[in-house]
Molecule: transfer RNA
Organism: Clostridiales bacterium GWF2_38_85
RNA sequence: GCAGGCAUAGUUUAGUGGUAAAACGACCGCUUCCCAAGCUGUAGAUGCGGGUUCGAUUCCCGUUGCCUGCU
Numbered sequence: 001g002c003a004g005g006c007a008u009a010g011u012u013u014a015g016u017g018g019u020a021a022a023a024c025g026a027c028c029g030c031u032u033c034c035c036a037a038g039c040u041g042u043a044g045a046u047g048c049g050g051g052u053u054c055g056a057u058u059c060c061c062g063u064u065g066c067c068u069g070c071u
Base pairs, nucleotide, nucleotide: 001070002069003068004067005066006065007064010024011023012022013021018054026042027041029039030038047063048062049061050060051059
């Protein structure tokens, strides 16, 4: 330099053109003499910029970072 892949919550992963799911974690409450464990609830996320579309996390282009291969 070229090609391919990945980027979603604090962490690890799902997911799909139409309300973004779960586990762990955080906070509040219940339970307990206290702690732990358990139960209920709450908040929190689609790397960035543009395009297509009534509607984009999804499709397209570019860009950033990481990984792999080739040279």